[in-house]
Molecule: c-di-GMP-I-GGC riboswitch aptamer
RNA sequence: CGGGAUAAAGCCAAACCUGUUGAAAAAUAGGGACGGAAAGCCACGGGUCUCAGAUGAUAGCCGGGCUGCCUUUG
Numbered sequence: 001c002g003g004g005a006u007a008a009a010g011c012c013a014a015a016c017c018u019g020u021u022g023a024a025a026a027a028u029a030g031g032g033a034c035g036g037a038a039a040g041c042c043a044c045g046g047g048u049c050u051c052a053g054a055u056g057a058u059a060g061c062c063g064g065g066c067u068g069c070c071u072u073u074g
Base pairs, nucleotide, nucleotide: 002072003071004070011036012035016031017030018029019028020027021026034060040066041065042064044063045062046061047058048057049056
């Protein structure tokens, strides 16, 4: 530098339940695991959701940017 397996040290944690915040989408803490090889960070492009419309939300919708663990090949 390239690749990601019915593997794996360690990591994250969907739905659902409870508390809090918010008009809402949703966020957050605890419980809980459907899954994840960036499910780490960034709303830049597209999408979706909220909203009368915007603001806004979503990185676990896709692309892109930055950084990083394990393992494997040369």